About this RNA
Model confidence (mean pLDDT): 84 of 100. The part of an RNA shown here (small-subunit ribosomal RNA, 5' domain) has 531 nucleotides and comes from a metagenome. It matches the Rfam family "Bacterial small subunit ribosomal RNA".

Context: one part of a larger RNA
RNA sequence: GAACGAACGCUGGCGGCGUGCUUAACACAUGCAAGUCGAACGCGAAAUUUUUUCUUCGGAGAAAAGAGUAGAGUGGCGCACGGGUGAGUAACGCGUAAGUUAUCUACCCUCCCAUCUGGAAUAACUCACCGAAAGGUGUGCUAAUACCGGAUACGUUGGAAACAAGAAAGGUGGCCUCUAUUUAUAAGCUACCGUGGGGGGAUGAGCUUGCGUACCAUUAGCUAGUUGGUAGGGUAAUGGCCUACCAAGGCAACGAUGGUUAGCGGGUCUGAGAGGAUGAUCCGCCACACUGGAACUGGAACACGGACCAGACUCCUACGGGAGGCAGCAGUGAGGAAUAUUGCGCAAUGGGGGAAACCCUGACGCAGCGACGCCGCGUGGAUGAUGAAGGCCCUUGGGUCGUAAAAUCCUGUCAGAUGGAAAGAAAUGCUAUAAUGCUAAUAUCAUUAUAGUUUGACGGUACCAUCAAAGGAAGCACCGGCUAACUCCGUGCCAGCAGCCGCGGUAAUACGGAGGGUGCAAGCGUUGUUC
Numbered sequence: 001g002a003a004c005g006a007a008c009g010c011u012g013g014c015g016g017c018g019u020g021c022u023u024a025a026c027a028c029a030u031g032c033a034a035g036u037c038g039a040a041c042g043c044g045a046a047a048u049u050u051u052u053u054c055u056u057c058g059g060a061g062a063a064a065a066g067a068g069u070a071g072a073g074u075g076g077c078g079c080a081c082g083g084g085u086g087a088g089u090a091a092c093g094c095g096u097a098a099g100u101u102a103u104c105u106a107c108c109c110u111c112c113c114a115u116c117u118g119g120a121a122u123a124a125c126u127c128a129c130c131g132a133a134a135g136g137u138g139u140g141c142u143a144a145u146a147c148c149g150g151a152u153a154c155g156u157u158g159g160a161a162a163c164a165a166g167a168a169a170g171g172u173g174g175c176c177u178c179u180a181u182u183u184a185u186a187a188g189c190u191a192c193c194g195u196g197g198g199g200g201g202a203u204g205a206g207c208u209u210g211c212g213u214a215c216c217a218u219u220a221g222c223u224a225g226u227u228g229g230u231a232g233g234g235u236a237a238u239g240g241c242c243u244a245c246c247a248a249g250g251c252a253a254c255g256a257u258g259g260u261u262a263g264c265g266g267g268u269c270u271g272a273g274a275g276g277a278u279g280a281u282c283c284g285c286c287a288c289a290c291u292g293g294a295a296c297u298g299g300a301a302c303a304c305g306g307a308c309c310a311g312a313c314u315c316c317u318a319c320g321g322g323a324g325g326c327a328g329c330a331g332u333g334a335g336g337a338a339u340a341u342u343g344c345g346c347a348a349u350g351g352g353g354g355a356a357a358c359c360c361u362g363a364c365g366c367a368g369c370g371a372c373g374c375c376g377c378g379u380g381g382a383u384g385a386u387g388a389a390g391g392c393c394c395u396u397g398g399g400u401c402g403u404a405a406a407a408u409c410c411u412g413u414c415a416g417a418u419g420g421a422a423a424g425a426a427a428u429g430c431u432a433u434a435a436u437g438c439u440a441a442u443a444u445c446a447u448u449a450u451a452g453u454u455u456g457a458c459g460g461u462a463c464c465a466u467c468a469a470a471g472g473a474a475g476c477a478c479c480g481g482c483u484a485a486c487u488c489c490g491u492g493c494c495a496g497c498a499g500c501c502g503c504g505g506u507a508a509u510a511c512g513g514a515g516g517g518u519g520c521a522a523g524c525g526u527u528g529u530u531c
Stems, first nucleotide, its partner, number of pairs: 001531004006527005013377006019370002021335001026333003030330003035077003040074002043071001048065007084288003093213008103205002108201008116150004125140001127138004156165003170193006179186003214260003221251003226248008263285004267278004290311004313324004341367001343366003349363001350361004380410004390401004414472001416467005424458001429453009475520005480501003486515005496503002
C1' cells in the first nucleotide's frame, strides 16, 4: 500500500447492488418448511334451508337440498430432490485423466409385441372391550390399478443343447359400422391415459486405477483377514467384502505405523510475476442430521422434518406408561468483540402430485433491519472589500480566518407535498372458428393455427409532471522526523504522549486547550488478520 463475512470509538443526508452467528455440531417455546391424485377403490357426515306429519304449542319425526361435498381409510406417485451445516475425514474423500468384457438406472424419449382367464383376503365401517393418555385387541361385512394362482412367451434369463423358468390392470370420454337385444345400451367399436415383456437412447449412480493432495522422525518399525491362492457365500457388480482350507506373505527412510491439524476443488486476497495466504457469499463433489448401532421399504437411503434398539437430555402422566429432536425459515435463551423479521406472495423461475382445473412449495421472488462492503449523488452556484464584526497572533505598523460571511441575483439534484403511472405476463385453462390425424363416423379425442377471455407479492413501487424552498443534510484523524501540515496559552520527568526514533525536569511546533493548517470525506480513525 492492498484486502476483510470484521469489531470498537466519534460522526451520520439519500439511492442502487450485494452481504450479514467466523464463537457453543450449545439447548430450544411457538408457527410454518411435503404433499398430491375421486380420471385406481369402497365408505360417507353435519350446520343450515325448504316441504310435510304429529303436537301437551315446549317440541318430536320424515323427506328433499346441502352432497356423493367435508372427512378419515385402502391404493399410486413423491417424500433419496430442493434447503441446512462442516462435527468427522489426511481418505480413491477431493482434483485431474482413464477403465467397467465387473455393473445398475424409477420418472422421460423412441421402436416392437402383449394387455387372456380365475381366486382368496383386508382397512375403512359395525358391534364388543382394554387404557389417564399415547394407543391397542377381538368379532362381523366390503372394494380396487392392493394381493395370489392359471394360460400364453417374439425377444429375455439359465443351459453346450434338449429343455426349463418368468408377465400384465384397468380407468375416462365418445359412438352404433359389425354382434346381441328394443328407439338405447354393452360383453361391441373407437380415442386417450395407463399396465406387462423386450431392444435402444438420455439422465443419474456404484465400483476400480495412474498422478497430485498439511505438519511432526523430539513418531522407526507396522501387520493374522494380515498378503496371496483354491472353493463357496454375498452384491446390481469386481474384490478378504465374508467364511473354510492352503501357502507365508504384505508395507516401510521414495517416510510405513503413530500423533497433531483440516472438509476438498472451481475460486478469493495479495503480488510485476514466481509465489504466499485462504476456502464467507455463488457453483461442483463429499460427509453429517441429539449420541451410538443395526436394518426395512424402494430404481436409488442404511433415509434431517421415516421406523427399530441403546444412551444422555427435555416434557406429559391417573406412576402403569408415553412424547420429542431447528446443522430447514423466522424466532428464544446461552456463549461472544460481533451478525437481521416469529414479514408478504406463489405474480415470475424451478420442483412434487394430477388428464386437467388446481393443490403444495420459509426452494424461490420480494419487502424489513444493519454505513457491513462497493458504486453513484447531494449538503448549493455566480457576484460580492468599508478586506465588516468577532476570534487568534503581533515587532502595535499590522497580519490571518477571508470572497469566507453579510448582501444581491440565480438554480432545484436528494429529502418533502400533490397528481399521473409502468415493464416484469409467457402460458395453462375456457369459449368460438378452421385444418390435419385416428376412426364405421361429420361423434369423441389428439395436434396445430387464429381470435376473445383470465393471472402482479413487490406496489400506487420504479419513472414522469407540477408545487414550495438555500430552505432539512459534515464529520473524523493528524500537524517533531519518517510524513502533507505551526503558532500562542497551560503544565513543569508531573499530568501525559508513543508505530519506530523518542518527547515532558519553566520559553514543549512531540503532553492538554485554542487559533490556524494538512489529509480523507458520509465517513474517518483504532484494533485484529493476510499478502
Description: The RNAcentral record of the full RNA draws on SILVA.